Context: one part of a larger RNA
Molecule: small-subunit ribosomal RNA, 5' domain
Organism: uncultured bacterium
């Protein structure tokens, strides 16, 4: 002497730009945070608008309850389609290909997107909704009819693909790879809109995602020395996008380890950030990359992808309704509440921008995000006046009673107005139209030194001295150390020094 996601203590103008539960991966009351699509489909319902139908009453000219059908617009609960595997949050686990980092594939998928090629023929039979009725206190469930579809399921068809058999060329890295052409066999598909167009199926290719393997790095303990039985390999057999004891039979008996294996402790990794002349030591908040996880534990379905934070099914602890029969829920999303703790914020405003989701579009939805608010929590910046003024004013300390300090300091006089505060105007941001923020930032004006300074020290280390009060007491203190009657060291007060919206103390790292 640097640095913190800080706390405390005293103190407190102002702005910009960041930051903020490090602790109970504790429990959560409430809102809100994933929808959208009517240009898939059938109904349903409002509204308008033509038509039919005509009851009653008044009247002969029609007004018109009612029922019914068209059209056109709007809403939607339900089938379906996309999305909810993103995107937010956390750091519990994990010492391990988790991660960083360089590779590897003759062992792999990829939904939307782009490109290119070739199709889309013909049919069937169901089911929700909705009608009826039935069980339950609900949650929900059941039967019976009735109906669409881009929902389902057969045939047709195959330029290409799959598989099986045989085979030919060429290449190589061991298994094998690429490409022509035979022969058998499978396996599509949908439409909507009506002017574009959007959309389906098939194969190839690209991107982009993403699995998978390997080289090397990755904390402490030998007061942890053995460890190990799907355990090491093979052979085959299922399984997977896809290699692989990953599984399963059988055969063989390995494999790890003093170059630290197994045990136990501790921990999410990075890029960075702190500090250092560097070497390094610390760390790993905020932002970005990754990887776990979503009350605990376990499993699959669905899907181009998930073993799925706001799906589901099972157990298991809690909380909750309840008609005791049963059933509901999961904030490590965003606000906010207990509790915990030195300690860490609004139940806020908008989708206006960036971006995602759905959709042709309008649009819709977005606690991503843009913004506000709260905290001196940080880092930067700016102000609390400037100039002149010695009767060296008063007051105050102290004194050798002459003085000396405060001290150009105040007061006076002369001037300026940042900020902040009154008043006017007032954006950029958004590419036609649209602006939360915000009547904000900034601009002009007007008054007035006017609102705006503290804290810590003052024996050496270390910048800064006296006077009183206490007397090993009260008390100080980082180390040495002061205090026992003249304490520069406690206690107040002058002076005086540092640093300043901060100053000090603590904790922690270099």
């Nucleotide at each position: 002497g640097g640095a913190u996601g800080a706390a405390c203590g005293c103190u407190g103008g102002c702005g910009g730009c960041g930051u903020g539960c490090c602790u109970a991966a504790c429990a959560c009351a409430u809102g809100c945070a994933a929808g959208u699509c009517g240009a898939a489909c059938g109904g349903a319902g409002u509204u308008a608008u033509c038509g039919a139908u005509g009851a009653a009453a008044c009247u002969u000219a029609g007004u018109g309850a009612u029922u019914u059908g068209g059209u056109a617009a709007c809403u939607u609960a339900g089938u379906g389609g996309c999305g909810g595997a993103c995107g937010g949050g956390u750091g519990a686990g994990u010492a391990a290909c988790g991660c960083g980092u360089g590779g590897g594939g003759a062992a792999c998928c990829u939904g939307c997107c782009u490109c290119a090629u070739a199709g889309a023929g013909g049919g069937g039979g169901a089911u929700a909704a909705c009608a009826g009725g039935a069980a339950g206190a609900a949650a929900u469930u059941c039967c019976u009819g009735c109906u669409a579809a881009u929902a389902c399921c057969g045939c047709a068809u195959a330029a290409g693909c799959g598989c099986a058999c045989a085979g030919u060329a060429c290449c190589g890295c061991a298994u094998g790879g690429u490409a022509g052409a035979g022969u058998g066999u499978g396996a599509a598909a949908a439409g909507a809109a009506a002017u574009a167009u959007c959309g389906c199926u098939a194969u190839g290719a690209g991107a982009u995602g993403g699995a998978c393997c390997c080289g090397c790095g990755u904390c402490u303990g030998a007061u942890u020395a053995a460890c190990u039985g799907g355990u090491u390999g093979g052979c085959g057999a299922g399984g997977u996008a896809a290699c692989g004891g990953g599984u399963c039979a059988c055969c063989a008996a390995g494999g790890u380890a003093a170059c630290g294996a197994u045990c136990a402790g501790u921990a999410a990794c990075c890029g960075g950030a702190c500090u250092g002349a560097g070497a390094g030591g610390u760390u790993g908040a905020a932002c970005g990359g990754c990887c776990a996880c979503a009350u605990u534990g376990g499993g699959a379905c669905u899907g181009a992808g998930a073993c799925a934070c706001g799906g589901c099914c099972c157990a298991a602890a809690c909380u909750c309704c309840u008609a005791c029969g049963g059933g509901a829920g999961g904030c490590a999303g965003c606000a906010g509440u207990g509790g915990g703790g030195g300690a860490u914020a609004u139940u806020g405003c908008a989708c206006a921008a960036u971006g995602g989701g759905g959709g042709g579009a309008a649009c819709c939805c977005u606690g991503a995000u843009g913004c506000a608010g709260c905290g001196a929590c940080g880092c930067c910046g700016c102000g609390u006046g400037a100039g002149u003024g010695a009767a060296g004013a008063a007051g105050u300390a102290u004194u050798u009673c002459g003085g000396u300090a405060u001290g150009u300091a105040a007061a006076g006089c002369u001037c300026u107005u940042u900020u902040a505060g009154c008043a006017g105007g007032g954006a950029a941001g958004a590419a036609a139209g649209u602006g939360a923020c915000g009547g904000u930032a900034c601009c002009u004006g007007c008054a007035g030194a006017a609102a705006a300074a503290g804290c810590c020290c003052c024996g050496g280390c270390u910048a800064a001295c006296u006077a009183c009060g206490u007397g090993c007491c009260a008390g100080c203190a980082g180390c040495c150390g002061c205090g026992g009657u003249a304490a520069u060291a406690c206690g107040u007060a002058g002076g005086g020094g540092g640093c300043a919206a901060g100053c000090g103390u603590u904790a922690u790292c270099c």